[in-house]
Molecule: transfer RNA
Organism: Nanobdellota archaeon
RNA sequence: GCCUCAGUGGCUUAAUGGCAGAGCAGUUGGUUUGUAACCAACAGGUUGGGGGUUCAACUCCCUCCUGAGGCU
Numbered sequence: 001g002c003c004u005c006a007g008u009g010g011c012u013u014a015a016u017g018g019c020a021g022a023g024c025a026g027u028u029g030g031u032u033u034g035u036a037a038c039c040a041a042c043a044g045g046u047u048g049g050g051g052g053u054u055c056a057a058c059u060c061c062c063u064c065c066u067g068a069g070g071c072u
């Protein structure tokens, strides 16, 4: 230098053009003599940045950034 893959709450991840969801972690409450476990509720996401297509984009296109792998 070229090619492929990946980037979504604190962490792991789902969503193949139509309401961004789950588990763990966190907070509050219940339960318990108390803790853990369990139950209920709550909060937490500018979907890596920018631009484009579309009525509508995590999803399709372009570019940049970061990471992993491969070729030379």
Base pairs, nucleotide, nucleotide: 001071002070003069004068005067006066007065010024011023012022013021018055026042027041028040029039030038048064049063050062051061052060